[in-house]
RNA sequence: UUAGAGUUUGAUCCUAGCUCAGGAUGAACGCUGGCGGCGUGGGUAAGGCAUGCAAGUCAAGGGGCUCGCAAGAGCACCGGCAGACGAGGUAGUAAUAAGUAGGUACAAACCUAGAAGUCAGGAAUAGCCAUCCGAAAGGAUGGGUAAUACUUGAUAGUCCCUUCGGGGUAAAGAUUUAUCGCUUCUAGAUUGGCCUGCUCGAUAUCAGCUAGUUGGUGAGGUAAUGGCUCACCAAGGCUAUGACGUCUAGGGGACCUGAGAGGGUGACCCCCACCGAUGGAACUGAGAUACGGUCCAUACACCUACGGGUGGCCGCAGUCGAGAAUCUUCCGCAAUGGGCGAAAGCCUGACGGAGCGACGCCGCGUGAUUGAUGAAGUCCUUCGGGACGUAAAAAUCUUUUAUCGGGGAGAAAGUUUAUUGAUAGUACCCGAUGAAUAAGAGGUUGCUAAACUCGUGCCAGCAGCAGCGGUAAUACGAGUGCCUCAAGCGUUAUCCGGAAUCAUUGGGCGUAAAGGGUGCGUAGGUGGUCGUGUUAGUCUUUUGUUAAAUUCUUCGGCUUAACCGGGGGCAUGCAAAAGAUACGGCACGACUCGAGGAUGCGAGGGGUCUCUGGAACUCUAGGUGUAGCGGUGAAAUGCGUUGAUAUCUAGGGGAACACCAAAAGCGAAGGCAAGAGACUGGAGCAUUCCUGACACUGAAGCACGAAAGCGUGGGUAGCGAAUGGGAUUAGAUACCCCAGUAGUCCACGCCCUAAACGAUGUUCAUUAGCUUUUCGGAGUAUCGACCCUCUGAGAGGCGUAGCUAACGCGUUAAAUGAACCGCCUGGGUAGUACGACCGCAAGGUUAAAACUCAAAGGAAUAGACGGGGACUUGCACAAGCGGUGGAUCAUGUGGUUUAAUUCGAUGAUAAACGAAGAACCUUACCAGGGUUUGAAACCUAGUUGAAGACAUUUGGAAACAUUUGUCGUCGCAAGACAAUUAGGCAGGUGAUGCAUGGCCGUCGUCAGUUCGUGGUUUGAAUUGUUCCCUUAAGUGGGGUAACGAACGCAACCCUCGUUGCCUGUUAUAUAUGUCAGGCGAGACUGCCCUCGAUUUAGUUCAUGAAAUUUUCGUGGAUUGGAUCGAGGGAGGAAGGCGAGGAUGACGCCAGGUCAGCAUGUCCCUCUGAUACCCUGGGCUACACACGUGAUACAAUGCCCAGUACAACACGACGCAAUACCGAAAGGUGGAGCAAAUCGUUAGAAAAGUGGGCUAAGUUCGGAUAGAGGUCUGCAACUCGACCUCUUGAAGCUGGAAUCGCUAGUAAUCGCAGGUCAGCUAUACUGCGGUGAAUACGUUCUCAAGUCUUGUACUCACCGCCCGUCAACUCAAGGGAGUUGGGAAUACCCGAAAUCCGAUCUUGUAUCGGCCUACGGUAAGCUCAAUGACAGGGAGUAAGUCGUAACAAGGCACGGGUAGCGGAAGCUGCUCGUGGAU
Repeated sequence: UUAGAGUUUGAUCCUAGCUCAGGAUGAACGCUGGCGGCGUGGGUAAGGCAUGCAAGUCAAGGGGCUCGCAAGAGCACCGGCAGACGAGGUAGUAAUAAGUAGGUACAAACCUAGAAGUCAGGAAUAGCCAUCCGAAAGGAUGGGUAAUACUUGAUAGUCCCUUCGGGGUAAAGAUUUAUCGCUUCUAGAUUGGCCUGCUCGAUAUCAGCUAGUUGGUGAGGUAAUGGCUCACCAAGGCUAUGACGUCUAGGGGACCUGAGAGGGUGACCCCCACCGAUGGAACUGAGAUACGGUCCAUACACCUACGGGUGGCCGCAGUCGAGAAUCUUCCGCAAUGGGCGAAAGCCUGACGGAGCGACGCCGCGUGAUUGAUGAAGUCCUUCGGGACGUAAAAAUCUUUUAUCGGGGAGAAAGUUUAUUGAUAGUACCCGAUGAAUAAGAGGUUGCUAAACUCGUGCCAGCAGCAGCGGUAAUACGAGUGCCUCAAGCGUUAUCCGGAAUCAUUGGGCGUAAAGGGUGCGUAGGUGGUCGUGUUAGUCUUUUGUUAAAUUCUUCGGCUUAACCGGGGGCAUGCAAAAGAUACGGCACGACUCGAGGAUGCGAGGGGUCUCUGGAACUCUAGGUGUAGCGGUGAAAUGCGUUGAUAUCUAGGGGAACACCAAAAGCGAAGGCAAGAGACUGGAGCAUUCCUGACACUGAAGCACGAAAGCGUGGGUAGCGAAUGGGAUUAGAUACCCCAGUAGUCCACGCCCUAAACGAUGUUCAUUAGCUUUUCGGAGUAUCGACCCUCUGAGAGGCGUAGCUAACGCGUUAAAUGAACCGCCUGGGUAGUACGACCGCAAGGUUAAAACUCAAAGGAAUAGACGGGGACUUGCACAAGCGGUGGAUCAUGUGGUUUAAUUCGAUGAUAAACGAAGAACCUUACCAGGGUUUGAAACCUAGUUGAAGACAUUUGGAAACAUUUGUCGUCGCAAGACAAUUAGGCAGGUGAUGCAUGGCCGUCGUCAGUUCGUGGUUUGAAUUGUUCCCUUAAGUGGGGUAACGAACGCAACCCUCGUUGCCUGUUAUAUAUGUCAGGCGAGACUGCCCUCGAUUUAGUUCAUGAAAUUUUCGUGGAUUGGAUCGAGGGAGGAAGGCGAGGAUGACGCCAGGUCAGCAUGUCCCUCUGAUACCCUGGGCUACACACGUGAUACAAUGCCCAGUACAACACGACGCAAUACCGAAAGGUGGAGCAAAUCGUUAGAAAAGUGGGCUAAGUUCGGAUAGAGGUCUGCAACUCGACCUCUUGAAGCUGGAAUCGCUAGUAAUCGCAGGUCAGCUAUACUGCGGUGAAUACGUUCUCAAGUCUUGUACUCACCGCCCGUCAACUCAAGGGAGUUGGGAAUACCCGAAAUCCGAUCUUGUAUCGGCCUACGGUAAGCUCAAUGACAGGGAGUAAGUCGUAACAAGGCACGGGUAGCGGAAGCUGCUCGUGGAU
């Protein structure tokens, strides 16, 4: 000294990618901007540059010229030194560079020290003068002149050469006499040259490169080594430890980040290298192949008199261009440094400073204190209040900063003296005025600190990721508040971090990405035991170096800090020396346990070749025999009377080898199966005889390698891609059927891939067991074998520790260690493109990117689903009875129509439903007429005293408007009440049931749904609730890591059935007691018999364990007990829940209802409504379709007559009797009854008795229609019911299909009630009467439950999802070609220059030669741009065709290969399970 988070899912764990929070920058952009200090600023076009400046100096080297009286000053020239430094840039360069450590065949102007010397001559030339050429730049000829310019001779040592005798090489003076110079040698300092080791990018889709190439000898050349160059000789040299090629790049100190290891970068500062418009070359010189020198070539630009010339900002400023983007044509040599000079001094865009830019770092400020009516204003609000907020205002104080005035440095040292400050009147000090001059940016859903209101309505928009927005947006826009930083804040770009996401530290490969198809094997890596020697690895110590600056630390200086200065210190690398020897290496010696060999034995579908066999199939021939055969879900195509199929005989043919056979055997893998023979490979066991580490692994390489496929030649029975036909189907390029070619078979040669799988590389070692099996061996035993025990080598199952995300693995490891190899790094694009290699082809191997997505994926969990399984239940089916669907009518719905046919409900779960009753009303709809504080409600204020009742006038359809008359308050008061006016406000059956409450439907009266604690699991979750028996039941029992509990079930409640007691109106003449009410009883798991299951105790038998008994285990028989169930019986009114009702768990369907009610939000309403009132109409329409019913079609019936028997209910705005009238509906009338009393109510109807009808559209059926009536009501036209007479339709039992019902049920018969004035009621809710049939059973249909299984579904199968086609967009590859760049090759031309040679006119000449830059020609290579066209890929709310995959996905799926098809795909062969049952 090491931090994490979001995002795949319904949820979970894991894997894996993407994204965020941090730091940094020579930055840019947006908004904003007070001051100062210190830094920093052309990163792109090494693109082009106007203008000025950036390198001169020396008069004490020389001769001159000008000015001057002189002193002196100035000027050019010759000459010396400098100009090779400093300054700039990073083009090139992957090594002639850099870094680091070494070496020496070398050199050196200036500097230091030392030694020696400095003698004698000579010939020129510039300047100058004269003449001349040129536009200019510049130049030519002649004359004469000097030197520290040039040159000759002498001298010669500590110099050089040497054959050791000797030979050779130098100088320059000036002068004021003090010095400055000059020459030679030696040494030093410092700077260079050259050489060597190590280190320092990417790419193998670059694998071979090299002729001066590698070495030698000799020569040349250089300061010096050297193929540096040349001649000759040899044939070498480099390379998988990556040569050669291509791409990229200046290197280092350092800088950023990081815990570190690392990763990234190479601005500013320092060191080194390289470059100076581009390319080449030399000269001078100590030093250059020379940025501000020369020559040549090229491009560009400029001047020109057109003849010719001139130029090089990658120096400082500045300009144009390109770009997102980078400053002043400033001051000064005062300081530091450099050049020249003896010096004064001159020069210095180096440098010192200032200016501009928030570009960065650091510091300061924008005020401080008091101040509550918590002001105004704004925002929010639950309307109470809350927030901005002590914030403001106000008062007091301060003056950093800003402004003004005054003072005012240090930096100065030096030079002989004198003088000298650019910065700068700056820093700093003092004084004055006055809060005066100074705050923004981003954010506010989570990550991530900070939320409210309004607007918008999948629009506009936001977004780093997840994501937000479709009318209540904390996510968009605005406002207010809040949060974070602050003269800045954000965004973008890039780098590191987080990322253990390339993993040395520090990852993985059974299923997530990942083990090569298998073996042999080269290089390489690693390697048993003992000993000796040695030490390049390794370790220790010392020394040198690793520049300074930087980082770290300490002290100090600027007011502080940044910044700067002094000191200290560490890595790390390299080198040298000394030491150590455990490990490792090397060398030597030895050993036997690794490995191998020898001997013996047995096992085996191991391999290759040859031969043989039987069954089946098919063909041919013949016999028998006759009409079918074959095939399927069902058929058809097909075969068959020219005789099939069937059957028998004989013969031919090819392919494969039943039983044995097994989780078995063998092999390296692929793979291998009739039998025999020949040849041959490997493994195992035993013996412990031999060798003596000979071993393991294994890039490259080599060999083998299923099926399909290819080539040549054979062969072809069966099967069978393609193909033809028949079916199926909407279609069917398929599944099914009939045929059938290649192929399948053999020989030889290719191909080289598979789900080549144990999805698990090879080898060695260690670590519990139990059990099965194959092949050996030993022991015991046995006559022998079997058996048993032990021990090896294989092949399986279960399982401990351990491992794993889980599943699972577990001595045959996926455990624990060691060695080596291969492979992985998000999904798609894609195992594809391009390139290369291989192949006859098909194709194989190697193998990307652009672009796109935020996931893709593994295992397990809970559900849901399955044309998966098992079990169970239900009027679910079956067995029955009766219906619906056909007819007529009633009623509801759809549709249509209409001014309106109000609205809702729409599979089950709408449709005789809301509606338990639409003529007006209802009423919500339509037409028309009206009203506006409103038809109804509340409050406040004002006015009035009424309001109102009755009658009345006019208009009108009414509402309403309007006229008149009569009557008309209470209270002592306050006031109450009422009307009216005004203001608040009302009103809405208007929208949203997807904003809601409440209520309801459905699954379903199905038996389920959960919780607490505990246990298991990393976790989601699980256990409990599973299992066995049982039940109507998660009902009960047993068992059990569960123990309990809750909501459901059952029970409690109501009704009916039996009965005891009590009370009672009524009935009856009383007794009595029907009946009613209350309190009870009764049934339950009770009693008896039989059977079955489970469990328990005993008796007995057999068997096993150990030596016997005891004991224990297993099995059988028998007796008893307990529990549960089944059957039967007794008793009983009732018997196995006695019958019915009410009661509806957790939840599902965004199910239904805003029109029953309530309610959020939105909408309509001051001149007229979506409110309110009224009249009329509509909801009743009518071609049609559907649902629910009624009545029928008749004789088990209909009609007539007469005779019986109920129950539930209802009645005062009512039920209504007797009586009378009418043919009836009904009328008159009104006894009785607020009901056990009276009434409805009658005589209930069906039934039963008697009579008629006689099989027909009827004495069935009653629709429709005509006429006449009755009743209700303001009113029966649209549009009521009923009565009477007449009329007398369809209909003769109902297609496909479909509904209800299991007993007092179905069926059938009537009665009552609610709503209601009346009624459309045949509906609904109840009541009683008569009163059946059938259930073998669970195969099938539907529904439900439990358990289990698969899943790519979770919006949950009405799911998910694949491919073609059509539309648009994007990127990449191919492409006839076209264009441009780069490197190299061959050839041509060949400037300048060095070198060499020649010539004579001896010139710094001419000519020639070698070599070369530039240029040209040619054939290719490589990179990029562009390209008609064609193909694939990716993406895009609602396109087309199908339905391939996920469930057994409806033909299991998938891998390889081949053929075919609009497409997913289908089919053949072979392989896998990652397939259900």
This is a predicted structure of a 1477-nucleotide RNA (small-subunit ribosomal RNA) from a Candidatus Zambryskiibacteriota bacterium. Its mean pLDDT, the model's own confidence on a scale to 100, is 80.